[in-house]
Context: one part of a larger RNA
RNA sequence: CUGGGCGUAAAGCGCGCGUAGGCGGUUAAUUAAGUCAGAUGUGAAAGCCCCGGGCUCAACCUGGGAACUGCAUUUGGAACUGGCAGGCUAGAGUACGGUAGAGGGUGGUAGAAUUUCCUGUGUAGCGGGGAAAUGGGUAGAUAUAGGAAGGAAUACCAGUGGCGAAGGCGGCCACCUGGACAAAGACUGACACUGAGGCGCGAAGGCGUGGGGAGCGAACAGGAUUAGAUACCCUGGUAGUCCACGCCGUAAACGAUGUCAACUAGCCGUAGGGAUCCUUGAGGUCUUUGUGGCGCAGCUAACGCAAUAAGUUGACCGCCUGGGGAGUACGGCCGCAAGGUUAAAACUC
Numbered sequence: 001c002u003g004g005g006c007g008u009a010a011a012g013c014g015c016g017c018g019u020a021g022g023c024g025g026u027u028a029a030u031u032a033a034g035u036c037a038g039a040u041g042u043g044a045a046a047g048c049c050c051c052g053g054g055c056u057c058a059a060c061c062u063g064g065g066a067a068c069u070g071c072a073u074u075u076g077g078a079a080c081u082g083g084c085a086g087g088c089u090a091g092a093g094u095a096c097g098g099u100a101g102a103g104g105g106u107g108g109u110a111g112a113a114u115u116u117c118c119u120g121u122g123u124a125g126c127g128g129g130g131a132a133a134u135g136g137g138u139a140g141a142u143a144u145a146g147g148a149a150g151g152a153a154u155a156c157c158a159g160u161g162g163c164g165a166a167g168g169c170g171g172c173c174a175c176c177u178g179g180a181c182a183a184a185g186a187c188u189g190a191c192a193c194u195g196a197g198g199c200g201c202g203a204a205g206g207c208g209u210g211g212g213g214a215g216c217g218a219a220c221a222g223g224a225u226u227a228g229a230u231a232c233c234c235u236g237g238u239a240g241u242c243c244a245c246g247c248c249g250u251a252a253a254c255g256a257u258g259u260c261a262a263c264u265a266g267c268c269g270u271a272g273g274g275a276u277c278c279u280u281g282a283g284g285u286c287u288u289u290g291u292g293g294c295g296c297a298g299c300u301a302a303c304g305c306a307a308u309a310a311g312u313u314g315a316c317c318g319c320c321u322g323g324g325g326a327g328u329a330c331g332g333c334c335g336c337a338a339g340g341u342u343a344a345a346a347c348u349c
Stems, first nucleotide, its partner, number of pairs: 004320003007303002012317001014201004021194002025088003030083002033081002035077008049065006091191001092188003098181002103177007110154001115149007126135001162169002206247006215241002220236004258316006266294012278281001298305002322349003331342004
């Protein structure tokens, strides 16, 4: 070098955009770099291999041949790859008119509920729990009625429903804005795929500055439980949770399954679109994009996967190589910090 793998055994980067690189549809021509064939030169000798010869044999020595799979020059070939110039439309994209949607951003607005405050009614209890206690209440609580304030979240609809690359997104209205799908088939004409570095996005939590603070609630305090109880349960409660701006950059960031493309039995649901049929209905059939349940072939160690593949192939990237030490130390880079990222060894089984 070839060779094995990555759903659960070690192994798919959290996700995207994209540079270099790798790789790339169809057709005719041209070129001849790759590629193929011939010739010439070279590829030292020794050694290896083959056929002989010499020491009584062998080792050893010696003659000849082959080989030296390579390189250079040159002549030719043109299928394939590449280069150059041209054409095409099946990949990809654009335009036109439609459709669905919690996709994103900004501003506004609505009702229910919790809490607090004010006022009225009303009186001894309330709350909590396995049972209690801490706690709150005769300075009038709980309950109930009316009013006010403020913050956060949007019951029902709601659905293995929808949208988004992922993280994620849920009251209603307006504005700004990204993507997808179907149909028709006008336009461009390979513009494609992947993607080391790079750049951007990235739940929760945490950090900085300034606001906000209803409920919940790390820490903390108290009450219980218990042998103890730095817990589970209860009463409180600060950061935080919310907003603006700036950082952090990690998760069982999961489908534990990289992206793209092609091919490979069926059956049943569901969401969006289209076509068609009639008996016009809660209708049938076909088709397409998504999202689910089964199931054949095949695959798999098994479980299972099975057109949304873990099947059969191709392109490109990432990653794995016994357990512990260790995702640690040191160094670099990043960060305000917390820490993140890259990433060993001794030793040991």
This is a predicted structure of a 349-nucleotide part of an RNA (small-subunit ribosomal RNA, central domain) from an uncultured prokaryote. The coordinates come from a structure-prediction model, not an experiment, and the mean pLDDT is 90. The full RNA is in RNAcentral, with records from ENA. It matches the Rfam family "Bacterial small subunit ribosomal RNA".